[in-house]
Context: one part of a larger RNA
RNA sequence: GGAUGAACGCUAGCGGCAGGCCUAAUACAUGCAAGUCGAGGGGCAGCGCAGGUAGCAAUACCGGGCGGCGACCGGCAAACGGGUGCGGAACACGUACGCAACCUUCCUUCAAGCGAGGCAUAGCCCAGAGAAAUUUGGAUUAAUACCUCAUAGGAAUGUAGUCUCGCAUGAGACAGCAUUUAAAGAUUUAUCACUUGAAGAUGGGCGUGCGUCUGAUUAGGUAGUUGGUGAGGUAACGGCUCACCAAGCCGACGAUCAGUAACUGGCGUGAGAGCGCGACCAGUCACACGGGCACUGAGACACGGGCCCGACUCCUACGGGAGGCAGCAGUAAGGAAUAUUGGUCAAUGGACGCAAGUCUGAACCAGCCAUGCCGCGUGGAGGAUGAAGGCCCUCUGGGUUGUAAACUUCUUUUAUUUGGGACGAAACACUUUCUUUCUAGAGAGCUUGACGGUACCAGAUGAAUAAGCACCGGCUAACUCCGUGCCAGCAGCCGCGGUAAUACGGAGGGUGCAAGCGUUAUCC
Numbered sequence: 001g002g003a004u005g006a007a008c009g010c011u012a013g014c015g016g017c018a019g020g021c022c023u024a025a026u027a028c029a030u031g032c033a034a035g036u037c038g039a040g041g042g043g044c045a046g047c048g049c050a051g052g053u054a055g056c057a058a059u060a061c062c063g064g065g066c067g068g069c070g071a072c073c074g075g076c077a078a079a080c081g082g083g084u085g086c087g088g089a090a091c092a093c094g095u096a097c098g099c100a101a102c103c104u105u106c107c108u109u110c111a112a113g114c115g116a117g118g119c120a121u122a123g124c125c126c127a128g129a130g131a132a133a134u135u136u137g138g139a140u141u142a143a144u145a146c147c148u149c150a151u152a153g154g155a156a157u158g159u160a161g162u163c164u165c166g167c168a169u170g171a172g173a174c175a176g177c178a179u180u181u182a183a184a185g186a187u188u189u190a191u192c193a194c195u196u197g198a199a200g201a202u203g204g205g206c207g208u209g210c211g212u213c214u215g216a217u218u219a220g221g222u223a224g225u226u227g228g229u230g231a232g233g234u235a236a237c238g239g240c241u242c243a244c245c246a247a248g249c250c251g252a253c254g255a256u257c258a259g260u261a262a263c264u265g266g267c268g269u270g271a272g273a274g275c276g277c278g279a280c281c282a283g284u285c286a287c288a289c290g291g292g293c294a295c296u297g298a299g300a301c302a303c304g305g306g307c308c309c310g311a312c313u314c315c316u317a318c319g320g321g322a323g324g325c326a327g328c329a330g331u332a333a334g335g336a337a338u339a340u341u342g343g344u345c346a347a348u349g350g351a352c353g354c355a356a357g358u359c360u361g362a363a364c365c366a367g368c369c370a371u372g373c374c375g376c377g378u379g380g381a382g383g384a385u386g387a388a389g390g391c392c393c394u395c396u397g398g399g400u401u402g403u404a405a406a407c408u409u410c411u412u413u414u415a416u417u418u419g420g421g422a423c424g425a426a427a428c429a430c431u432u433u434c435u436u437u438c439u440a441g442a443g444a445g446c447u448u449g450a451c452g453g454u455a456c457c458a459g460a461u462g463a464a465u466a467a468g469c470a471c472c473g474g475c476u477a478a479c480u481c482c483g484u485g486c487c488a489g490c491a492g493c494c495g496c497g498g499u500a501a502u503a504c505g506g507a508g509g510g511u512g513c514a515a516g517c518g519u520u521a522u523c524c
Base pairs, nucleotide, nucleotide: 001524002523003522004521006520007519008518009517010516013376014375015374016373017372018371019369020368021334026332027331028330030329031328032327035076036075037074040073041072043069044068047067048066049065051062052061053060054059083287084286085285093211094210095209096208097207098206099205102204103203107200108199109198110197111196112195113194115149116148117147118146125138126137127136128135129134155180156179157178158177159176161174162173163172164171165170185192186191213259214258215257220250221249222248225247226246227245228244229243230242231241232240262284263283264282265281266277267276268275269274289310290309291308292307293306312323313322314321315320340366342365343364344363348362349360350359351358352357379410380409381408382407389401390400391399392398393397416460417459418458419457420456424451430445431444432443433442434441435440468513469512470511471510472509473494474493475492479508480507481506482505483504489496490495
């Protein structure tokens, strides 16, 4: 000098864009953050309607028939999105290869299919237990829930063969036999679903080379340890697990142990080499009160799922139960220190749905904070009797503050006020025209804005609404007076102060930066 997720002191006009618990992965009140589908199903708790009964009427009662729909069965989603950085020195990450050892819901393409039956169970109803959480028994009922049969091969399993290829295990093609396995319907009749197989795409899994902090005041470490055979297990290879056999394997090219740490793209600095860092944004990993476990599923050993143990908190009728903000806000605590218990699904994206649409603290916006960067303003021109006042001096006078002020004139950014007023919106759906083998495409109309009456534009008034902070001995730009008298104090280093202090305190003047300026901390 540059930089910061900064803090503190003094000060503070505005806007744009960004950023905002670095500490206690401490504990959490409250609300919200993952639902959706009635075009799968039985149904009808609640709301509304048609309709009906009583009544002159108000009104009361009935009312799946309809719109819809709580709870329930079923499907898909909940493994994404969002948070944090505990752990981990490791194939975790980065990079480059490999899998002839693998999986992949939804999506796309291609091929084929969608036949016949059956048993239950939730809900509803009845009867109970319990303070509650919840739960027991009986009767009855549906499905795209479940089961059986049929059909089926280029699928799976087993097996005899031929050819081609490969670094090996082997891979591919042809083709024979045997065994086994499927389905679901809905609806406006135009579709959407369903089943099997092949391929693609996407997403993952696994292996390997190289890279990846400090310590030798850590030198030996290791028994599933290293390898083999067999078996089990997995989507898959493998001591991954197990039985048996052998005695290996790693290590001064630093094993083991200890400490520290998420990694990377990148960021800061520097001429570069390098050094330091990994906040925001993006990719990967790990974690979800501490520890362990599996279930479901295409995918989890699952933040807002389950079970067990533990700690803590809460409810209790004392018998027993409930909970997990490292989601968004917010609270307490810790701390030098870090924000609103806001708005909207308008856009983008996601889940579900034929769709309308619903949900979405993702996201987009708004609020707070000079935390940073950038931009703008606090007026411009003229104006000497060089006014008054202040300060200084060699004091009837002069110097300086200083064109500074007053005064004249101009402008109106900004502030105030009045009026107009967006882009972001393209669509989907609906209506309609045309093209079209499918199915889709093109055009027209209509509809949709949280931000926001915001940005922006135009007008009006009037210099009106707006400057501080640090420093002035040298380094280092900027000097005098007064006070003090080794005192009070200053100080980054040298150092200053003991009666003429440009170094302390005040004043005048000056220098530097400026809505900031200094100090502290850290890095280069």
A computed fold for a 524-nucleotide part of an RNA from Chitinophaga varians, annotated as small-subunit ribosomal RNA, 5' domain.
Rfam family: Bacterial small subunit ribosomal RNA. Rfam links the family to the GO terms ribosome and structural constituent of ribosome.
The coordinates come from a structure-prediction model, not an experiment, and the mean pLDDT is 85.